[in-house]
Context: one part of a larger RNA
RNA sequence: UGACGGGGGCCCGCACAAGCGGUGGAGCAUGUGGUUUAAUUCGAUGCAACGCGCAGAACCUUACCAGGGUUUAAAUGGGGAGUGACAGGCUUGGAAACAGGCCCUUCUUCGGACACUCUUCAAGGUGCUGCAUGGUUGUCGUCAGCUCGUGCCGUGAGGUGUCGGGUUAAGUCCCAUAACGAGCGCAACCCCUAUCGAUAGUUACCAGCACGUUACGGUGGGGACUCUAUCGAGACUGCCGGUGUAAACCGUGAGGAGGGUGGGGAUGACGUCAAAUCAGCACGGCCCUUACAUCCAGGGCUACACACGUGUUACAAUGGCCGGUACAAAGGGCAGCUACACAGCGAUGUGAUGCUAAUCUCCAAAUCCGGUCUCAGUUCGGAUCGAAGUCUGCAACCCGACUUCGUGAAGCUGGAUUCGCUAGUAAUCGCGCAUCAGCCAUGGCGCGGUGAAUACGUUCCCGGGCCUUGUACA
Numbered sequence: 001u002g003a004c005g006g007g008g009g010c011c012c013g014c015a016c017a018a019g020c021g022g023u024g025g026a027g028c029a030u031g032u033g034g035u036u037u038a039a040u041u042c043g044a045u046g047c048a049a050c051g052c053g054c055a056g057a058a059c060c061u062u063a064c065c066a067g068g069g070u071u072u073a074a075a076u077g078g079g080g081a082g083u084g085a086c087a088g089g090c091u092u093g094g095a096a097a098c099a100g101g102c103c104c105u106u107c108u109u110c111g112g113a114c115a116c117u118c119u120u121c122a123a124g125g126u127g128c129u130g131c132a133u134g135g136u137u138g139u140c141g142u143c144a145g146c147u148c149g150u151g152c153c154g155u156g157a158g159g160u161g162u163c164g165g166g167u168u169a170a171g172u173c174c175c176a177u178a179a180c181g182a183g184c185g186c187a188a189c190c191c192c193u194a195u196c197g198a199u200a201g202u203u204a205c206c207a208g209c210a211c212g213u214u215a216c217g218g219u220g221g222g223g224a225c226u227c228u229a230u231c232g233a234g235a236c237u238g239c240c241g242g243u244g245u246a247a248a249c250c251g252u253g254a255g256g257a258g259g260g261u262g263g264g265g266a267u268g269a270c271g272u273c274a275a276a277u278c279a280g281c282a283c284g285g286c287c288c289u290u291a292c293a294u295c296c297a298g299g300g301c302u303a304c305a306c307a308c309g310u311g312u313u314a315c316a317a318u319g320g321c322c323g324g325u326a327c328a329a330a331g332g333g334c335a336g337c338u339a340c341a342c343a344g345c346g347a348u349g350u351g352a353u354g355c356u357a358a359u360c361u362c363c364a365a366a367u368c369c370g371g372u373c374u375c376a377g378u379u380c381g382g383a384u385c386g387a388a389g390u391c392u393g394c395a396a397c398c399c400g401a402c403u404u405c406g407u408g409a410a411g412c413u414g415g416a417u418u419c420g421c422u423a424g425u426a427a428u429c430g431c432g433c434a435u436c437a438g439c440c441a442u443g444g445c446g447c448g449g450u451g452a453a454u455a456c457g458u459u460c461c462c463g464g465g466c467c468u469u470g471u472a473c474a
Base pairs, nucleotide, nucleotide: 001474002473003471004470005469007468008467009466010465011464012463013462015458016457019421020420021419022418026313027312028311029310030309031308032307033306034304035303042053043052064299065298067296068295069294070293076122077121078120079119080118081117082116083115084114088103089102090101091100092099093098106113107112124288125287127286128285129284133282134281135277136276137275138273140271145184146183147182148181149180150179151160152159153158164175165174166173190265191264192263193262195233196232197231198230199229200228201227205222206221209220210219211218236259239253240251241250242249243248315414319373320372321371322370323369324368331362332361333360336355337354340351341350342349343348380411385406386405387404388403389402390401391400427450428449429448430447431446432445433444
């Protein structure tokens, strides 16, 4: 100087407390451990691994296994030699890869072009090392810290500044001061959102005026409103009152759409963990080179006594079922989204129309109204199994999703424990997108609808910041 203390002081955080909803019990989905296996490819392992890499494992992917092939090879370039094709069609063996047979067979300015075969030089490796590395990322932590120049103090390591008194979300600001300044962080500048204005009205809108329809901005038209998308205004403790030297704090204050960082996002200092990744990529070294390379068809990554994590569906009446009925936002769409009509109980099929889309389309549910069930393992719950189908795709046996009929398991609110959340939040309801032929999506990332309760307080648990003290630690 740090680090540590079941030392002290001050302060903060959904850290506790106060509340609401979960986890742990059940079924299922998914990941992991273990076991099994020819293989169940590899990595990730306290917080910070375990719905993680995977924004899609039937083949492919695929790296794994057993088997069948290839050896200049998948690609590209150079040197040398040869051929006239290559492609295409038919065909034999075969699971295919591959090996073989037949047919057909270039252009030319004669320099060559193009393609193939042979040879040679360069290949290839998801093999090892993340403890050789780059790059990227997690975490402490959006915590308020981490440093430098000159000066001063100390023999020196180093200190001071950065401490003290206040204040703040903040090393934020003020006062004081052997310090005076500065940098990286904080804040602000950026984006979205909440209000208003200007400009612009098409594909959006429709108040007033016409036309028209069973009905609809459908048509003429309009530039008011909504909205769209560009530019501005607006919030700064600016004003008032109180406290205070000041910074600042307090107020049912005024005004205002919004009040004290308005709400959300992006933004992550010096560093820590030899943290993660050689399998995204790059790269040093080592290793393989008729194989640790490469092609193919099949299997496996989907196994199952068990253990754990994360989710989902429930156990019901604030509910289930049936009929009627209203209102979104954000996105997607041409090998696509599909109105509408018809067929089918339905998944879907057939026909057909619009849309390269503010034009057409995908497109709501909880809600509300009426009826029924009456506390039961039930009209709760839907696992499992049987049968019949639909769709995608060369192909659904291993191993897809969906539909219909039947079947109707566990489960009556879950021990110790443990997690999230302070407001348009939790809870609850549906919708969309990426990946994608299809989908094991209950996952991930977004979007809106309905919409709470509680916070006395900081004694205690956890984590962190500052000052101080002790130390046989570095």
The part of an RNA shown here (small-subunit ribosomal RNA, 3' major domain) has 474 nucleotides and comes from an uncultured bacterium. Its mean pLDDT, the model's own confidence on a scale to 100, is 81. Its Rfam family is "Bacterial small subunit ribosomal RNA". Its family is annotated with structural constituent of ribosome and ribosome in the Gene Ontology.